A computed fold for a 476-nucleotide part of an RNA from an uncultured bacterium, annotated as small-subunit ribosomal RNA, 3' major domain. It matches the Rfam family "Bacterial small subunit ribosomal RNA".
Context: one part of a larger RNA
RNA sequence: UGACGGGGGCCCGCACAAGCGGUGGAAUAUGUCCCCCUAAUUCGAUGUAACGCGAAAAACCUUACCUGGGUUUGAACUGCUGAUGGUAAGAGCCGGAAACGGCGAUGACCCGUGAGGGAGUCAGCAGAGGUGCUGCAUGGCUGUCGUCAGCUCGUGUCGUGAGAUGUUGGGUUAAGUCCCGCAACGAGCGCAACCCUUGUCCUAUGUUGCUUGUAGCAAUACAAGAUCUCUUAGGAGACUGCCAUUGACAAAAUGGAGGAAGGUGGGGAUGAUGUCAAGUCAUCAUGGCCCUUAUGUCCAGGGCUACACACGUAUUACAAUGACCGGUACAGAGGGCAGCAAUAUCGUAAGAUGGAGCGAAUCCUGAAAGCUGGUCUCAGUUCAGAUUGUGGGCUGCAAUUCGCCCACAUGAAGUAGGAAUCGCUAGUAAUCGCAGAUCAGCAGGCUGCGGUGAAUACGUUCACGGGCAUUGUACA
Repeated sequence: UGACGGGGGCCCGCACAAGCGGUGGAAUAUGUCCCCCUAAUUCGAUGUAACGCGAAAAACCUUACCUGGGUUUGAACUGCUGAUGGUAAGAGCCGGAAACGGCGAUGACCCGUGAGGGAGUCAGCAGAGGUGCUGCAUGGCUGUCGUCAGCUCGUGUCGUGAGAUGUUGGGUUAAGUCCCGCAACGAGCGCAACCCUUGUCCUAUGUUGCUUGUAGCAAUACAAGAUCUCUUAGGAGACUGCCAUUGACAAAAUGGAGGAAGGUGGGGAUGAUGUCAAGUCAUCAUGGCCCUUAUGUCCAGGGCUACACACGUAUUACAAUGACCGGUACAGAGGGCAGCAAUAUCGUAAGAUGGAGCGAAUCCUGAAAGCUGGUCUCAGUUCAGAUUGUGGGCUGCAAUUCGCCCACAUGAAGUAGGAAUCGCUAGUAAUCGCAGAUCAGCAGGCUGCGGUGAAUACGUUCACGGGCAUUGUACA
């Protein structure tokens, strides 16, 4: 100087407390360690910081694994040498599970007058290729402490020196934020601000959107308008600016006014020096090592979906603040041409037929909880829906291993969950649906969007994590 302490002090955080809702019990979905099984169940991630993670889609493909069948200058690429016009290409045929092997009608291109050259093919060679190993050889990227308030430097001064000082102290702040003091004076990376979005107003803009009128049962059409909503550009606005009190005459704090908004207005992006030989050689790149008739490469089938158990994350429930059946209202944000698809017709339905409109503020485009009327009356039920049977639909060469959906029948566990444990402080939790990426098909996952919309916080004694100065040390 650090590190550590079951040392004391100060401070902070959904850290505890106060509340609300869960997980842990049930069924299912999904991931995973161990075990087990297997020809193979490809590989990686493993306390927090692995486990709905890489994977924003494993039937084939993907695919890296296994079995079997092919191939060896190779599936793709570069260079060199030689050969090559009935050459390259090639409908079709044969063998085959395909890859592949064989036959094969027909039959070429570019530059150049020509010789020849190029392209293609074949043979040979050098290189190729490797999701093979090492993340403890690496780059890049990422997680984490942590959006915590810290981490340093120049000059000066002090100390023999390692170093100290500044950065400590008194206040204050979300903040090493600011003020005051001080052998320090300044500066840098962080904090904050600058960026995006949302909340108010003004100006501009005016179709496909908006308003008004007329016609019409309505969908809508026509006309007019630029007030309002909205669109997307530019501005205004918030700064402790004003007032009072407290404070050290400071920084600031508390209360108030005005205001759409008040003390960082809400949210996002943004992650200092470093820590964990943290993660990734399977995104990519790359040193070294290894394979080179195979650890490369092509194909078919199988596997990644197995299943006594255990754990994580979710979904659905156990019901009456409910379930079911009618009627009826209101979003936002996205996507659409190998696409989104309306009216209509058929079907109990999934869906089918058909195709208006739309490359979209124009069309697709109709949310659900809610409101309202009725049935049920506390029961393993008109709760719950697992499982299983039968019959259908869709995608796709193909749905057996192994997809999703519909109808009918079947109707399991489950009556609120032990020890323990998680999230959340406001448009939040809880609850309700909608959209998108991936995608032929498949969403209970993920990423967004809006609707309805709470309770509680006395406080910092205790458990956890962190910051500051201080103290002890057989530690470095």